[in-house]
Molecule: Purine riboswitch aptamer
Organism: Pallidibacillus pasinlerensis
Formats: sequence, C1' cells, structure tokens
RNA sequence: AAAAUCAAAUACAUUUUCUCUCAUAUAUUUAUGGGAAUACGGCCCAUAAGUCUCUACCCGAUAACCGUAAAUUAUCGGACUAUGAGAGAAAGUAGGAAACCA
Repeated sequence: AAAAUCAAAUACAUUUUCUCUCAUAUAUUUAUGGGAAUACGGCCCAUAAGUCUCUACCCGAUAACCGUAAAUUAUCGGACUAUGAGAGAAAGUAGGAAACCA
C1' cells in the first nucleotide's frame, strides 16, 4: 500500500499479500565419482552428508600455489530458501460522501 473476515460502518480488531529489519538453520560447507581448462587457466556434470528444514550449496575481488601436470588453497564481500518476531511516517492541495450546527 492492497485485499479478506467481523461489523451499521471507510471505526475497532484479526489475517493474508508485498517491501524492509532481526533471530534460528548452514559454515552459500564437506566427501566421493566422471569429464574439462592449464600461468591470458584453475571449471562442468552427477551422487551423498550437513539443517527438529523445503530449497540452495554459487558469484566476485585480492593474495597464494601449480613451470604445463593434475590438483588447487586462504582471506574478504555478496545472498537465496524455510520458520518465527518486528516495522512500513506526517503534512498539504483538489474532488467526493456522511454527520452535526445555522
């Protein structure tokens, strides 16, 4: 902000959707198999574990490492999903409606 329920009601209350914040989960992590690239490179596919949990399991930057081989490592930043909690202002102008008063 919109909608629904209740209601005489556009009041009150509750709920849903949407956006944001926070909490919990998971560390956007780990293991295995197959394939791919090769210092201008360092990925792709699949399976499994991890959550009282569905889904996801990646991207980028920086640094390192690998002297051409089959293997990557560290740090930082970023979410998504599930559940729960909370928040979503005020004023003005114009038009319309209702009530009250004259």